[in-house]
RNA sequence: CCGUGCUAGGCGGGGAGGUAGCGGUGCCCUGCACCCGCAAUCCGCUCUAGCGGGGCUGAAUUCCCUCUCGAGGGGUUUGGUUUUCGGGGUCGCGCGCUAUUCGAAGGCGUCGAUGGCCGGGUCCCGUACGAUGUCGGCUCGUGAACCAGGUCAGGUCCGGAAGGAAGCAGCCUUAAGCGGUAACCGAUAGGCGUUGCGGGGUUCCCCGGCCGGAGCAUUCGGGUAGUGGUCAGCGUCUGAGAGCCUCGCCACAGAAGAGGGUGCACGG
Numbered sequence: 001c002c003g004u005g006c007u008a009g010g011c012g013g014g015g016a017g018g019u020a021g022c023g024g025u026g027c028c029c030u031g032c033a034c035c036c037g038c039a040a041u042c043c044g045c046u047c048u049a050g051c052g053g054g055g056c057u058g059a060a061u062u063c064c065c066u067c068u069c070g071a072g073g074g075g076u077u078u079g080g081u082u083u084u085c086g087g088g089g090u091c092g093c094g095c096g097c098u099a100u101u102c103g104a105a106g107g108c109g110u111c112g113a114u115g116g117c118c119g120g121g122u123c124c125c126g127u128a129c130g131a132u133g134u135c136g137g138c139u140c141g142u143g144a145a146c147c148a149g150g151u152c153a154g155g156u157c158c159g160g161a162a163g164g165a166a167g168c169a170g171c172c173u174u175a176a177g178c179g180g181u182a183a184c185c186g187a188u189a190g191g192c193g194u195u196g197c198g199g200g201g202u203u204c205c206c207c208g209g210c211c212g213g214a215g216c217a218u219u220c221g222g223g224u225a226g227u228g229g230u231c232a233g234c235g236u237c238u239g240a241g242a243g244c245c246u247c248g249c250c251a252c253a254g255a256a257g258a259g260g261g262u263g264c265a266c267g268g
Stems, first nucleotide, its partner, number of pairs: 001268006009057003012030004020046005034054005063261006072252001074250003079245009091235003094230001095228011107216002115211007123200006129193002132189006139180004148173004156165003
């Protein structure tokens, strides 16, 4: 150096996550690279870090290490953009109210508009009267065994007699009480009154008189000014998130490429 046969090793890799850590099942990326069993309420191991069984390949284009490149996902800063849930009347726009102005419609007005002055009403207080409610009086009825009255049968008492006395029951009348009733008298109450009188008040509304002499009000729409306060109205402001893009940065990193390294036995 060549040939034959073995063995180590290899038969995908990576990311996040999970884990004390390692690997796997599962998810994602890359990519095409054996099979069976176990396995997320996990499965199996321990820095030599899947376990168990089987198969193929096999010391080099295929195994190991380093370097280049960087698919890809992960993390993160700046900037941009989309969006969710709140906070908040600070500002603006909408919204409401007030004032003013323009237009349209119909209406009232010289048989006198808006406005002004005066007097009334509505309103408040007091008072008178009335009505109503309640109570009392009056009135009617009932109503006392005895401790109300009148009359007192019978009976009782006094008396020689004539005649007297007290007095139960009954009857009548009445007191307290109980009940009824229209009117009348009185007391009293107040969310009563097309009522009267007096006082008060007068912003709005209504009526009347006078002054004065041409506009006035309603509805709708537009403009201006002032003011209000609403985020189950919008924008601005503000807090906490979510997604996408961009300029980077950080670590990991497939495939690809380059270089280097690496057994045993036998025979020639």
Predicted 3D model of a 268-nucleotide RNA (Bacterial large signal recognition particle RNA) from a Solirubrobacterales bacterium. Of the family's consensus pairs, 93% are formed in the model. The coordinates come from a structure-prediction model, not an experiment, and the mean pLDDT is 77. The sequence was found by an Rfam model in a public genome assembly. Rfam family: Bacterial large signal recognition particle RNA. About the family: The signal recognition particle (SRP) is a universally conserved ribonucleoprotein involved in the co-translational targeting of proteins to membranes. Rfam classes the family as a non-coding RNA gene. Gene Ontology terms of the family: SRP-dependent cotranslational protein targeting to membrane, signal sequence recognition and signal recognition particle, plasma membrane targeting.